[in-house]
RNA sequence: UCUUAUCCAGAGUGGCUGAGGGAUUAGGCCCUGUGAAGCCACAGCAACCGGUCCUCCGCAAGGGGGAUGCUGGUGCUACCUCCUACCCGGCGUGCGCCGGGAGAGAUAAGA
Numbered sequence: 001u002c003u004u005a006u007c008c009a010g011a012g013u014g015g016c017u018g019a020g021g022g023a024u025u026a027g028g029c030c031c032u033g034u035g036a037a038g039c040c041a042c043a044g045c046a047a048c049c050g051g052u053c054c055u056c057c058g059c060a061a062g063g064g065g066g067a068u069g070c071u072g073g074u075g076c077u078a079c080c081u082c083c084u085a086c087c088c089g090g091c092g093u094g095c096g097c098c099g100g101g102a103g104a105g106a107u108a109a110g111a
Base pairs, nucleotide, nucleotide: 001111002110003109004108005107006106007105012042013041014040015039016038020031021030022029025085026084027083028082043077044076045075047074048073049072050070051068052067053066054065055064056063057062081104086101087100088099089098090097091096
């Protein structure tokens, strides 16, 4: 960089530090000296891969489904990916509202 899958749930304490942060652009909204972001320690969650168990299909290889935090590999631990922008449909006099999709983003696995 490309492909596939998922993204309405879940999960924090302490130490250092000291002003920002919630992906980008724009408009909002929210968090933050009652300590942002970052680093460290321990803890937790369970998304993917892996492990273990159960089950289904299959001649077999292999594949599907479920359960389980379980030595592991990543990840994550405010607000729906915080909301909207682009397209389609419905309602509506308009502003707008509702639903679906796309784009973009994040994470995992493979190449």
This is a predicted structure of a 111-nucleotide RNA (SAM riboswitch aptamer (S box leader)) from a soil metagenome. The prediction has a mean pLDDT of 80. The RNAcentral record of the sequence draws on MGnify.